About this RNA: Predicted 3D model of RNase P RNA and transfer RNA as a complex of 429 nucleotides. Model confidence (mean pLDDT): 80 of 100.
RNA sequence: UCAGUGAGCCGGGCGGCCGCGGCCCGAAAGGGUCGAGGAAAGUCCGGACUCCACCGGGCAAGGGUGCCGGGUAACGCCCGGGCGGCGCGAGCCGACGGAAAGUGCAACAGAAACAUACCGCCCUUCCAUGAGGGGCAAGGGUGAAAUGGUGCGGUAAGAGCGCACCGGCGUCCUGGCGACAGGGCGGCCGUGCAAACCCCACCCGGAGCAAGGCCAAAUAGGGGAGGAGGGCGCCCGGCCCGUUACGACUCCCGGGUUGUGCCGCUUGAGCGCUGUGGCAACGCAGCGCCCAGAGAGAUGGCCGCCGCCUCGCUUGCGGGGUACAGAAUCCGGCUUACAGGCUCACUGAGCGC
RNA sequence: GCGGGCGUAGCGUAGUGGUUAACGCGUCUGAUUGUGGCUCAGAAGAUCGUGGGUUCAAGUCCCACCGCUCGCCCCA
Numbered sequence: 001u002c003a004g005u006g007a008g009c010c011g012g013g014c015g016g017c018c019g020c021g022g023c024c025c026g027a028a029a030g031g032g033u034c035g036a037g038g039a040a041a042g043u044c045c046g047g048a049c050u051c052c053a054c055c056g057g058g059c060a061a062g063g064g065u066g067c068c069g070g071g072u073a074a075c076g077c078c079c080g081g082g083c084g085g086c087g088c089g090a091g092c093c094g095a096c097g098g099a100a101a102g103u104g105c106a107a108c109a110g111a112a113a114c115a116u117a118c119c120g121c122c123c124u125u126c127c128a129u130g131a132g133g134g135g136c137a138a139g140g141g142u143g144a145a146a147u148g149g150u151g152c153g154g155u156a157a158g159a160g161c162g163c164a165c166c167g168g169c170g171u172c173c174u175g176g177c178g179a180c181a182g183g184g185c186g187g188c189c190g191u192g193c194a195a196a197c198c199c200c201a202c203c204c205g206g207a208g209c210a211a212g213g214c215c216a217a218a219u220a221g222g223g224g225a226g227g228a229g230g231g232c233g234c235c236c237g238g239c240c241c242g243u244u245a246c247g248a249c250u251c252c253c254g255g256g257u258u259g260u261g262c263c264g265c266u267u268g269a270g271c272g273c274u275g276u277g278g279c280a281a282c283g284c285a286g287c288g289c290c291c292a293g294a295g296a297g298a299u300g301g302c303c304g305c306c307g308c309c310u311c312g313c314u315u316g317c318g319g320g321g322u323a324c325a326g327a328a329u330c331c332g333g334c335u336u337a338c339a340g341g342c343u344c345a346c347u348g349a350g351c352g353c
Numbered sequence: 354g355c356g357g358g359c360g361u362a363g364c365g366u367a368g369u370g371g372u373u374a375a376c377g378c379g380u381c382u383g384a385u386u387g388u389g390g391c392u393c394a395g396a397a398g399a400u401c402g403u404g405g406g407u408u409c410a411a412g413u414c415c416c417a418c419c420g421c422u423c424g425c426c427c428c429a
């Protein structure tokens, strides 16, 4: 210098004028202060919180997760490690438990898709360019996939039949918390699919801030059908509402309000800095800070200067543009969208000293 | 805002993981008719919403994204 890898961050700045929303001060005029994001998004996971009267015990159904260890309030997230794959490398990717527990599927092709011989190879018999009997699974062919692979020996031809190396399975020993790794012995009882049923281990009650509570207003606290049970899927325990009805509960119809009403509501697993433990995720301690909160509705507009991108030419001026997007109960994640730019660490190649 | 459901020819729908995705209406062509309709014969028409993944094989199974649609208050 070129090509690349990983991590983190910014995502317009300053000034002026006029506005909008919350809160505070003020009798008022007015003043002060705060006012979008890294994703506020998708609503895909996990929680907090609230209700289901309480949710105590048990059960399966259903759903989810899936190498190991750790972090966390929790997670399907994150960190570290193992194994496999890719890359010269820095590094990247992986739904990565079990297919000798069982069931099922494997279309077409092919002889055969789980116990098979079509072509073929070898031996042998006969009525001999052929046919029959026996042996083989090396070679050909089909297929996505064909019963360990390569080589040597061996044989009638062959074959783990024997041997060497590689792969795989079982078992033993050693190391490691563990996933797993290394080594010894045993000739190889076997294909794929579990994002098919399933088995194993672990986790999960349901609904959602339009939850839920209060006030105010209005209407018909109305009508019809079902109804002896209902209250969470079931069971047990206990409790509540209801039980020939003034009837719990369920469904349908009808009617009424559509409140700049109050609480929930924003101080929180909060943010910043420093120190400290840990490889890290993260934890602990100290100090400092308060940072939108609603009607679904606010968070903006104009001007000047500068920055960045782009177009034009008279080469330092003019025109145009400045990403994705935008809170609504709140957090932790994931995923997706995003013009342009910055920082740090590292890898490969070339050149120079 | 929160929670359900659905995307397959122009429209409405089928579709156990296995040939070239099926049916009805519609469209087009031809026949019939004096003409049109009805009827008969035939034909065209699909990136299975989009993109990945699992699998030998995906409309179907899994994940992400996009679009459409429905429900929510009071009398209670």
Base pairs, nucleotide, nucleotide: 001349002348003347004346005345006344007343008342009341010340012306013305014304015303016302017301018300020035021034022033023032024031025030037324041335042334044333045332046331047330048329049208050207051206052205056236057235058234059233062204063203064202065201066200067081068080069079070078071077082096083094084093085092086091097199098198102197103196104193105192106191118140119139120136121135122134123133124132125131126130148166149165150164151163152162153161167188169186170185171184172183173182174181175180212263213262214261215259222253223252224251225250226249229241230240231239254428255427256426270289271288272287273286274285275284276283277282307322308321309320310319311318312317313316354425355424356423357422358421359420360419363378364377365376366375371409380396381395382394383393384392402418403417404416405415406414